[in-house]
Molecule: transfer RNA
Organism: Candidatus Glassiibacteriota bacterium
């Protein structure tokens, strides 16, 4: 320099044909226990890497940029 892939909650991931984002671990509160763990119930937490575009509507489609990663020269 060329081509591909990835970026979503504290961490790891899912998200179908565009329709207000889900799961596991963790965290908080309550129950249970003498206490803790385990278990049960409830809750908080991501405007989806950034900037634009298309659309009634974008995590999803399009363009640019940033970072990471793989391959090639």
């Nucleotide at each position: 320099c060329c081509g591909g892939a990835a970026a979503u909650a504290g961490c790891g991931a899912a998200g179908u044909u565009g329709g207000u984002a889900u799961c596991g671990c963790g965290c908080u509160c309550g129950g249970c226990u003498u206490g803790g763990g385990a278990c049960c119930g409830a809750g908080a937490g991501a405007u989806c890497g950034c900037c634009a575009g298309u659309u009634c509507a974008a995590g999803u489609c399009u363009g640019g940029c940033u970072u990471u990663u793989c391959g090639g020269a």